Order: sequence, then structure tokens, then C1' cells
RNA sequence: GGACGGGACUUUGGAGAAGCUGCGGUUUGCCCGCAGUGCCGAAGGUGAAAGCGCAAGGCGUGAAUCUCUCAGGCAAAAGGACAAAGUUUAUUUU
Repeated sequence: GGACGGGACUUUGGAGAAGCUGCGGUUUGCCCGCAGUGCCGAAGGUGAAAGCGCAAGGCGUGAAUCUCUCAGGCAAAAGGACAAAGUUUAUUUU
């Protein structure tokens, strides 16, 4: 100096589902609080087979955009897994 993968940051793209019902408050903004019903999965979190590996009555991997719906969400905005590009950082390898 180069390459693969990892972390952080920036930009761009980025789905689903009631702008529901009742009561109260209110600065009158479908704004806030409480209760209820229905629904969604792509923050986070839970669960998990065959097969494979190991120090083997078990553990790891499989394993997440699957599953549950605790949390979160159901106009727009915000958030948003993930993807692309760029910058930067540590490590490994050559």
C1' cells in the first nucleotide's frame, strides 16, 4: 500500500395494520389522559425442528424478513429491519 469481513457516522431507498369506540380534560390542535374492542411486524425482546459440530443423557450451530405479539405500531410526520454509496475506525490475513 491492497483485499475480505466487523463497528461507527452521513446520504438515498424502505412495507404492514382502526385518523376505531366510550368517558374525562382541554390552550379547540380529531391535542392530552384513562378504559375497551379490532388489527400489524421490519426497532428491541421471546420461542424454535431436521441436519451438522463438540469436551456428548448435554451444549453450540441451524436462527431470521420464521414464530409469539411483552414492548412498539395502525392518516401525514416521526420511527423503521434491511439494501446501496461514501467517510472513518480497530482487528485479521496477504

This is a predicted structure of a 94-nucleotide RNA (Glycine riboswitch aptamer).